The prediction has a mean pLDDT of 86. This is a predicted structure of a 1501-nucleotide RNA (small-subunit ribosomal RNA) from an uncultured bacterium.

[in-house]
């Protein structure tokens, strides 16, 4: 890297009162302050009734008067129509708003009693007859204003009495006690009459008492109804009684007495947050989330308290009180309440007109007409949703232009358009035009009541008379014309859609995972595309995916997760039967589960969305019946779970008391001498005051060798020398009792290793800290020497370990094999075998399981019960809070923040200071360098105007470069050119070339001599020169991280892969490992493999042995010939050569080993022997390896220059550093003379004999040779003589001075070479470090490329003389196989830890200071009920006229809002400083962990 799983994170869906970009045509239909229960201007919103009532302020009619400018003004007339205020009724408890408060005094279901109840509705029964006041009005007063006071008069369906009481209320059962209100049509006799009318009848509506009803309330019970246990204890009227009050009603609702109860782990109590519910979103469902509109409950109404009235309120538009705001004011007091409909402010991302109307549907009042309605209908605004239509159709290829892209052909936009033919939905303009309207009224007409045909009421009846906000709307005609109508998002993968250019970790993007660093499908811009479409993207939010809280439907050996272990409480669960019983379970009937809403079947809107009618449906809840199998509960028996008893048996299971050797230290004594101790080495220490060692005796503690186990016991932790004493649990066998007595176990308890703490003892050894010696940079450590708590005992805390099988605790079931421990039972051949059983404790292994690993009758397997955990890493097992603890600390246990992972088996790889085998001049054996010296060359660094450039660990430095004095040359100064030195094309002129001079450093610029070719079809063409024009040339300019090619390195290492098959969920793996073997995955053999490819060998080339076959310019035996000599000659074809072809070697033979292979080891022949040598040949791949400056290339740059040209200079600098070399240092050498013996090459602008000149390089001449002919060419070491004698020398030969040679246009920078003369380091090389295994190594020369000469001592080749050593595989590197462990995988140059710095970021702690909440003692105490009242005041009834009855104000007391004080106590914001966390770019120190990680590592202390 790659798999599997485990785990989180994110996405794609659907919604939405929604805000916000960018856009917008129409219509229908919903919907519209989610935030301030902010704080409000002004409009309106709860009025009616004159048929209750006194009445008459307003207006209008009439009649009347009055003034008069003949129609206008005052005035009278409640007679009319009405009707402001005012008494009275009914309604202002509905209807509308809003969710602050409420965790239960609500709410949902389902029930129940002790009530009440205006208006309706059915009935029974009445409505008789008085009194007395009050508003109004008028009059007088106070005030600014609100509004007050006083006087007088007065109505009534106001208000009191009496009268009656069928039913009603109370009762002691004898009685008692309590009502009423009238007004309105109509009518014929009768009576009365102020002549209006009353009485009287009848109807209507009212009123009174009471049953009953219906509606609507109020009470009560069950059960359901959000989070926190880091709230575990609440409570005093608080639980009951009982007397008594009180309420419509039951009750601590209240009060006195009594008793001492009640709630709560099934979570009271406290705190947070929530209005509940039908329902809506979402989902396969179960569930989760929510509680806008619409519905039903409920609170609330500026805030908080309190009553009053009434049927109903403790009252949204009522009242008193207190606050707090705001407004008026004369300052003395008043006035208010939009959480109604608009509408302003303010808060906010965000939510609308100060419209119309009662046509309709409802509400209120009324007999009714009618009036009132911001309920409610309609309109207004708002793409806010959902739904419907439309922005054209059709044909149109020159595939038009434009625009992108291009591989320059082309593709694409695109039939898209233009053009032609057509249509008119909607928008617009004209016309015409429904439905929503049915009543009431008013009239007939029928019933009904009545004495009545009046009146009244009824009525599927007829007629009649109107009644429409919306609105001239819906519809529908007509009428011109493609007319007026398309955005948005988004295209790297998830995800449907890609290319250009710009940008260069820059700008930005980004829902996750990532995109940007010079070729961005990811960023912006453009074309194309994709998607949805009058909307489209975003952001918020909530289900869904998410089986990631698992009821359906999930885990806990190693991923998060079994409490260390027992015993046990409550709760859960439970063995066979027997009868009963019906809680649960199961059937069924019945009620309820509003209505909307969902869903199905219909109907209306042209469809739809929308709106109707019908069904289902509400999985629920009660209650009734029925069933009895399970489960319960009673009950009665069982015995197979449990348990007692009987008798064996094993044991480091527990306490305590003795007691035993062995070592160790130490004290004394004796021998003895110089050391001893310790390490990787050493030192610290101890010792001549006598140590260690050895002997003797003694003293102390602690801890038990051998037995000894892979064994025993024990609940875990643990437990070990014998003895004895108490003392718990197991196991066996065989009987016999008990009779479910059982399992599990939140809380609770008890035990609990080692450390640690507290008294006290004890201290031998060993040993934290400590101290000292080492090691190291360092060394608060490893190692050493010493050493205190401490380990030990006695009593007492502590409660934690990686307390672990990382496995809770029982039951039952489900192949086996082999060991061991305890007891039993049964055969036999009996020191023992051997078969069974039971209880333990081990291995291995089938089914099965499991993500693998692996567990597998001791389950991780199949199932049952009960317990404990557990939901991504980090922060954090912290922080706060409480508990516990002498104290160290353990329990319990969180958030805010940040990551997108973290984890777990297992794969192949790397890598390891892990193992295992095995290779290699890899070490070792050796021989020679390097490093030290000069001196040459390469680099670095430095210098310069350059000191061109690239190579840089092995794999960069005598490399590119096989040849820098100019040239090359790419660099630097300077000095010219600009279609250019080079290529192609167009125009012009000239042939082309050429001589001379001049100026200049030259490039060049100037004059200047020859010279007119070649082709032709006579236009002119071709080459070549110049000059113009512009397309272009050029670039050794960037980028080897854009490439191609090529080339290094691993490495000539023995690997590298594939099919097919098997095996594994997969990655993979087999095969290719294993046993042998080999140089070698070479071969053999075995084997789930079989087989096959690049690689290895082997075919190739050189070279060694033979053959054959050609002999020139090689040979040269033998025969001839010539020379002083020479294959020189004639000849030979024997040899050597030469270059073609062959032959040889293959473990083929033989032994011996080996497994009868493969090989492998020794022989033997053979030139050669196990690949004979030595070369070419480099698998998959590594290394972003090297080259853009060999070539070639893609993009980017320069373009009077980054192109050409020139001369000049530099690449040669020089304090210094390293690398490769050369020459040395000498005597195995130097010099000198003589003297032999290769090879491989190379040669016409050349090699160059020979002769000659020069000491020499060299020069002159110039034979021969295009080479097996001639030349270079002398090979050197070597041999053979002589000299030198250990000296910085007769070694070295560097440096310098003088002289020359040669090449070359030119040798100054900056060539070689010659002679003369000078004669420097250096006397063998520190640490290190390199080649080399045989023709090698050392050593001696020669050639040759490249070249005009040379800096070459480098390269590449050739050949001569020619060694030593290799025990061996322990180390050192490198490399194969293969095993193991990894937290690597950019692969150990990997990975990571922690302080400490610097930012930023949230959070504990904090002297304190700020606000808030609820309790709790107290103290004040408003309105107000309720209670009490001498005193003061009173219409109605008594009444003996004094006065009772009664009532009132006022004042007293009890509660009690607010308000204050006082100790507390919860939360929440702040804070100086302070603590740790968290991220944050290449910081700092150090290495802690991953490997044995270099001291295993972790875990508690």
């Nucleotide at each position: 890297g790659a798999u599997c799983c485990u785990g989180g994170c994110u996405c794609a869906g659907a919604u939405u009162g929604a805000a916000c970009g960018c856009u917008g045509g129409c219509g229908g239909c919903a919907u519209g302050c989610c935030u301030a229960a902010c704080a409000c201007a002004u409009g309106c919103a709860a009025g009616u009734c004159g048929a209750a009532c006194g009445g008459a302020a307003a207006c209008g009619a009439u009649g009347g008067g009055a003034g008069c400018u003949u129609g206008c003004u005052c005035c009278c007339a409640g007679g009319c129509g009405u009707c402001g205020a005012g008494u009275g009724g009914c309604g202002g408890a509905c209807g509308g708003g809003u969710g602050a408060g409420u965790a239960a005094u609500g709410c949902g279901u389902a029930g129940g009693a002790a009530u009440c109840u205006g208006c309706c509705c059915a009935g029974u029964a009445g409505c008789g007859g008085g009194g007395g006041a009050u508003a109004g009005c008028c009059c007088g007063g106070g005030g600014a204003a609100a509004c007050c006071c006083g006087g007088a008069u007065u109505a009534a369906u106001g208000c009191c009495g009496c009268a009656u009481a069928c039913g009603c209320c109370c009762u002691a059962c004898g009685g008692g006690g309590g009502a009423a209100a009238g007004c309105g049509g109509g009518g014929g006799a009768c009576u009365c009459u102020u002549c209006g009318g009353a009485g009287c009848c009848u109807c209507g509506c009212a009123c009174u008492a009471c049953u009953g009803g219906a509606u609507g309330a109020g009470c009560c019970u069950a059960c359901g109804u959000c989070a926190g246990a880091u709230u575990a204890g609440c409570u005093a009227g608080u639980u009951g009684g009982u007397g008594g009050g009180g309420u419509a009603a039951a009750g601590g609702c209240c009060u006195a007495c009594c008793a001492a109860g009640g709630c709560a782990a099934c979570g009271a109590u406290c705190u947070g947050u929530a209005g509940c519910u039908g329902g809506u979103c979402u989902g396969a469902g179960a569930g989760g989330a929510u509680g806008a509109u619409c519905a039903g409950c409920c609170a609330c109404a500026c805030c908080g308290g309190g009553a009053c009235u009434g049927a109903g309120a403790c009252a949204c538009g009522g009242c008193c009180c207190g606050g707090a705001c705001u407004c008026c004011u004369a300052c003395g007091g008043g006035a208010g309440g939009c959480a109604g409909c608009a509408g302003u402010g303010g808060g906010g991302a965000a939510u609308a007109u100060u419209g119309g109307a009662c046509a309709a549907u409802g509400g209120g009042g009324g007999c009714a007409a009618c009036c009132c309605u911001g309920a409610u209908c309609c309109a207004g605004c708002a793409a806010u949703g959902c739904c419907g239509c439309g922005u054209g159709u059709g044909u149109g290829a020159a595939g038009a232009a434009g625009g992108c892209u291009c591989u320059a052909g082309g593709g694409u936009u695109g039939u898209a358009a233009a053009g032609c033919a057509c249509u008119u939905u909607a928008a617009g303009c004209a016309g015409a035009g429904a439905a929503g309207a049915a009543a009431a009224g008013c009239u007939g007409c029928g019933g009904g009541u009545u004495a009545a045909u009046a009146a009244c009421c009824c009525g599927a009846c007829a007629g009649u008379c109107u009644u429409g906000a919306c609105g001239g709307u819906a519809c529908c005609u007509g009428c011109a014309g493609a007319a007026u109508a398309a955005g948005c998002a988004c295209c790297g993968g998830c995800u449907a859609a890609u290319u250009c250019c710009g940008u260069g970790c820059c700008a930005g993007c980004a829902g996750c995972c990532g995109c940007g660093g010079u070729a961005a499908u990811a960023c912006g811009g453009a074309a194309g595309g994709u998607g949805c479409g009058a909307g489209c993207g975003u952001u918020a939010a909530u289900c869904g995916g998410a089986u990631u809280u698992a009821c359906u439907g999930g885990g806990c050996g190693u991923a998060a997760a079994g409490c260390g272990u027992g015993c046990g409480u409550a709760g859960g669960c439970g063995g066979u039967u027997u009868g009963a019983u019906a809680a649960g379970u199961c059937g069924g009937a019945u009620g309820u589960g509003a209505a909307a809403g969902c869903c199905c079947c219909g109907g209306g809107c042209u469809c739809a969305a929308c709106c109707u009618g019908g069904g289902a449906a509400u999985u629920g809840c009660a209650c009734c019946c029925g069933a009895a199998a399970c489960u319960g509960u009673c009950u009665g028996a069982c015995u197979a779970g449990a348990g007692u008893g009987u008798g064996g048996u094993a044991g480091a299971g527990g306490g305590a008391a003795g007691u035993g050797g062995a070592a160790u230290u130490c004290c004394a004594g004796g021998u003895g001498u110089a050391g001893c101790g310790g390490u990787g080495a050493a030192a610290u220490g101890c010792g001549u005051a006598g140590a260690u060692a050895u002997c003797u005796g003694g003293a102390g503690g602690a801890a038990c060798a051998c037995c000894a186990a892979u064994g025993g016991c024990g609940a875990a932790g643990g437990c070990a020398g014998c003895u004895u004493c108490c003392u718990g649990g197991g196991c066996c066998a065989a009987c016999a009792c008990u009779g479910a007595c059982g399992c599990u176990g939140a809380g609770g308890u008890a035990c609990g290793a080692a450390a640690g703490c507290g008294u006290g003892g004890g201290g031998a050894g060993c040993a934290a800290a400590c101290a000292g010696g080492a090691u190291u940079a360092g060394a608060u450590a490893c190692c050493c020497u010493g050493g205190u708590a401490g380990u030990c005992c006695a009593c007492g805390c502590c409660g934690u370990a990686a307390a672990c099988g990382a496995u809770g605790a029982g039951a039952a079931c489900u192949a086996g094999a082999c060991g061991u421990u305890g007891g039993g039972u049964g055969g036999c051949u009996u020191a023992g075998c051997u078969a069974u059983u039971c209880a333990g404790u081990g291995u291995c292994g089938c089914a099965g399981c499991u993500a693998a690993c692996g567990c597998a009758u001791u389950a991780a397997g199949u199932u049952c019960u009960c317990c404990g955990c557990c939901u991504g890493g980090g922060g954090a097992g912290u922080a706060c809070g409480c508990c516990g603890g002498c104290a160290a600390c353990g329990g319990u246990a969180a958030a805010a923040c940040u990551c997108a992972a973290a984890g777990g088996a297992a794969u192949u790889g790397a890598c390891g200071g892990g193992g295992g085998c095995c290779c290699g001049c890899a070490c070792a054996a050796g021989c020679g360098g390097u490093g030290g010296a000069g001196c040459a060359u390469g680099u670095g660094g430095u210098u310069u105007a350059a000191u061109u450039c690239g190579a840089u660990g092995c794999a960069a430095c005598g490399c590119g470069a096989a040849g820098a004095a100019c040239c090359u040359u790419a660099c630097c100064a300077g000095g010219c050119c600009u279609u250019g030195a080079c290529a192609u094309c167009c125009u012009g002129a000239g042939a082309a070339c050429u001589u001379u001079c001049u100026a200049g450093a030259g490039a060049u610029a100037g004059a200047u001599u020859g010279g007119u070719g070649c082709c032709u079809u006579c236009g002119g063409g071709a080459a070549c020169u110049c000059a113009g024009u512009g397309a272009c040339a050029g670039g050794u300019g960037c980028u080897g991280c854009a490439u191609g090619g090529c080339u290094g390195u691993c490495g000539u290492c023995a690997g590298c892969u594939c099919g097919u098959g098997u095996c594994g969920u997969g990655a993979g793996a087999u095969g290719u490992u294993g046993g042998g073997u080999u140089a070698a995955g070479u071969c053999c053999c075995g084997c789930a493999a079989c087989g096959a490819g690049c690689g290895c060998a082997a075919c190739c080339c050189u070279u060694g042995c033979c053959c054959g076959u050609a002999g020139u310019u090689g040979c040269c035996a033998g025969c001839g010939g010539a020379u002083c000599a020479u294959g020189c000659c004639g000849g030979g074809g024997a040899c050597u050569c030469u270059a073609c072809g062959g032959g040889g070697a293959c473990u083929g033979c033989c032994g011996g080993u080996g497994a009868u292979a493969a090989g492998c080891c020794g022989g033997a022949g053979g030139a050669a022997g196990g690949u004979g040598a030595g070369g070419a040949u480099g698998a998959c791949g590594u290394c972003a390896a090297g080259u853009c400056a060999u070539c070639a290339u893609g993009g980017c740059c320069c373009u009077u220059a980054c192109g050409c040209c020139c001369a000049g200079g530099g690449c040669g600098a020089c304090a210094c550093a390293c690398g490769u070399g050369c020459u040395a240092c000498a005597a195995u050498g130097g010099c000198c003379g003589g003297u032999a013996c290769a090879g491989u090459g190379g040669g016409c602008u050349g090699c160059g004999a020979u002769c000659u000149c020069g000491c020499g390089a060299g020069g002159g001449u110039g034979a021969g040779c295009c080479a097996a002919u001639c030349c270079c060419a002398a090979a050197a070491a070597g041999c053979c003589g002589g000299u030198c004698u250990a000296a910085g020398u007769u070694c070295g030969g560097a440096u310098c001075g003088g002289a020359g040679u040669c090449u070359g246009c030119a040798a100054c920078u900056c060539g070689a070479c010659u002679c003369c003369g000078u004669g420097a380091a250096g006397u063998c090389g520190g640490a290190a470090u390199c080649g080399c295994u045989a023709g090698u190594a050392a050593u001696c020369g020669c050639g040759g490329a490249u070249c005009a000469g040379c800096c070459a001592u480098g390269c590449c080749g050739c050949g001569g003389u020619g060694a030593a050593u290799a025990c061996g595989u322990u180390c050192c590197c490198g490399g194969g196989c293969u095993u193991u462990g990894u937290a690597c995988a950019c692969a150990c140059c990997g990975c990571c830890c922690g302080u400490c710095a610097c930012g930023c970021c949230a959070u504990g702690g904090a002297a304190g200071c700020c606000g808030g909440g609820g309790g709790g003692a107290c103290c004040c105490g408003a309105a107000g009920u309720c209670a009490g009242u001498g005193g003061c005041c009173c219409a109605a009834c008594c009444u003996u006229c004094g006065g009772g009855a009664g009532g009132g104000a006022g004042c007293u007391g009890c509660c009690u809002a607010a308000g204050g004080u006082c100790a507390a106590u919860c939360c929440g914001g702040u804070g100086a400083c302070u603590g740790g966390g968290g991220c944050g770019a290449a910081g700092u120190c150090g290495u802690a962990a991953c490997a044995a990680g270099g001291u295993a590592g972790c875990c508690g202390u």
The sequence is in RNAcentral, with records from ENA and Greengenes.